Predicted 3D model of a 71-nucleotide RNA (transfer RNA) from a Candidatus Wildermuthbacteria bacterium.
It matches the Rfam family "tRNA". Rfam classes the family as a transfer RNA.
Its mean pLDDT, the model's own confidence on a scale to 100, is 82.
The source organism's lineage runs through Bacteria, Bacteria candidate phyla and Candidatus Wildermuthiibacteriota.
The RNAcentral record of the sequence draws on ENA.
[in-house]
């Protein structure tokens, strides 16, 4: 150049048209003489953009960003 694939909290990962959840990490509280452990509480997210549609993380299109096959 082509052509497929994945882009969701600080990481990791679920859900796949109507609620965006789970572990770990993070802040606070309880617990301890401190610390850790366990409880509890709480903040934190759909790559950017149009487009379908009553509704879009989800179809669907250009883009970007990685990974993979080919030339």
């Nucleotide at each position: 150049c082509g052509g497929g694939g994945u882009g969701u909290a600080g990481u990791a990962u679920a859900c796949c048209g109507g609620c965006a959840g789970u572990a770990c990490g993070c802040a606070c509280g309880c617990u301890u003489c401190g610390g850790g452990u366990g409880c509890g509480u709480g903040a934190a997210g759909a790559c950017g953009g149009a487009g379908u549609u009553c509704a879009a993380u989800u179809c669907u299109c250009c883009g970007c960003a990685c990974c993979c096959c080919g030339a």